Notes:
Model confidence (mean pLDDT): 85 of 100. Large-subunit ribosomal RNA, domain VI from a Planctomycetota bacterium, 255 nucleotides, folded computationally.
[in-house]
Context: one part of a larger RNA
RNA sequence: CGUAAGAGUCUUGAGCGAGUCUCACUUUAGUACGAGAGGAUUGGGUGGGACGUACCUCUGGUGUUCCUGUUGGGCCGCCAGGCCCAGCGCAGGGUAGCUAUGUACGGAAAGGAUAAGCGCUGAAAGCAUAUAAGCGCGAAGCCCUUCGCGAGAUAAGGACUCUCUAUCAGGACCGUGGCAGACUACCACGUCGAUAGGCCGGGUGUGGACGAGUGGUAACACUCUCGAGCUAACCGGUACUAAUCAUCCGAUCGG
Numbered sequence: 001c002g003u004a005a006g007a008g009u010c011u012u013g014a015g016c017g018a019g020u021c022u023c024a025c026u027u028u029a030g031u032a033c034g035a036g037a038g039g040a041u042u043g044g045g046u047g048g049g050a051c052g053u054a055c056c057u058c059u060g061g062u063g064u065u066c067c068u069g070u071u072g073g074g075c076c077g078c079c080a081g082g083c084c085c086a087g088c089g090c091a092g093g094g095u096a097g098c099u100a101u102g103u104a105c106g107g108a109a110a111g112g113a114u115a116a117g118c119g120c121u122g123a124a125a126g127c128a129u130a131u132a133a134g135c136g137c138g139a140a141g142c143c144c145u146u147c148g149c150g151a152g153a154u155a156a157g158g159a160c161u162c163u164c165u166a167u168c169a170g171g172a173c174c175g176u177g178g179c180a181g182a183c184u185a186c187c188a189c190g191u192c193g194a195u196a197g198g199c200c201g202g203g204u205g206u207g208g209a210c211g212a213g214u215g216g217u218a219a220c221a222c223u224c225u226c227g228a229g230c231u232a233a234c235c236g237g238u239a240c241u242a243a244u245c246a247u248c249c250g251a252u253c254g255g
Stems, first nucleotide, its partner, number of pairs: 001152001005163007015149004021049007033038001051106005059100004066093005071086006111143002117137004170249003174190005195242003198238005205230002211224005
């Protein structure tokens, strides 16, 4: 911009794509078959492999915004306690998120028309013949079925609802943000408010703060307040802060 009024919500499905895998064990059954050796078709059950999709409860990884220990320097006048620099200084752990080696799930089943192949009926050709007329079975393949996208499908579809003369319905701008994201878009919210921050409570992580006392020359240990102190992205709450007030676009009742 179009889809001949403008919108909001929900859809149909032309078409396109994804998928389509495979093994072993067990039972039927040591049965059918076979002199024996050997050894099924079929149907049922179970467990895997690779691949794919989603996810983070578990197991792990990462986690330079969390906690702790510690080395060498510098600084806060000194002690104590801290901060800074040294690859996050190094080391031990670790929330959210992201993630695989972790977890869950998937390939199914059914139908239609067929291939090779197997048949029924059956003449030409008194027989025979699956074929000439006619009818059937038959594959991981084909068309469906399953999952995803999908009306720019220009043949531009459908349903419901709303709207109207200087502005409606609605949308945008602006702002607070997000598990959304390169930008845009999408989604949530904007005081009729929990959108983000802060704060409060919880959870999680770390692992026993500061201070004091006792013991020890000291490093340090123990005791008390004490599973202490601190705690990111998590959960719940709370208008304290910021989402102010506005503005703009948007149908000439369309066949």
Rfam family: Bacterial large subunit ribosomal RNA. Gene Ontology terms of the family: ribosome and structural constituent of ribosome.
Taxonomically the source falls in Planctomycetota (Bacteria, Pseudomonadati).